Predicted 3D model of a 111-nucleotide RNA (SAM riboswitch aptamer (S box leader)) from Mucilaginibacter sp.
Its mean pLDDT, the model's own confidence on a scale to 100, is 78.
It was read from a public genome assembly, where an Rfam model found it.
It matches the Rfam family "SAM riboswitch aptamer (S box leader)". From the family's description: The SAM riboswitch is found upstream of a number of genes which code for proteins involved in methionine or cysteine biosynthesis in Gram-positive bacteria.
The model forms 94% of the base pairs in the Rfam consensus.
[in-house]
RNA sequence: UGCUUAUAGAGAAAGACGGAGGGAUUAGACCCUGCGAUGUCUUAGCAACCUGUGCUUACAAGGUGCUACGUUCUACUUAUCCGCCUCAAAAAUGGAUAGGAAAGAUAAGCG
Repeated sequence: UGCUUAUAGAGAAAGACGGAGGGAUUAGACCCUGCGAUGUCUUAGCAACCUGUGCUUACAAGGUGCUACGUUCUACUUAUCCGCCUCAAAAAUGGAUAGGAAAGAUAAGCG
């Protein structure tokens, strides 16, 4: 780096360094940020994918992971509803809700 499978509901922060943007990417929205963010390190904690002991409910914490916002939200698609248009209706465009997909993340396995 590629492929397959599974998961995303909840949970869990202090210190030091550092000094400008950051929340994966593109666009929009919404947020965080000199009361020092993002990041790195240390310590602590959460969780239970792999692992160990029991053995089906649990315990531990060795390998990972995680500790702002639902993966921060939307984008593509399906269904329903609303609105707009119209003489009326349908379609397109716009909005809301629910589902799915894509992309990214993490774990396990394989090359």
The source organism's lineage runs through Bacteria, Pseudomonadati, Sphingobacteriales, Sphingobacteriaceae and Mucilaginibacter.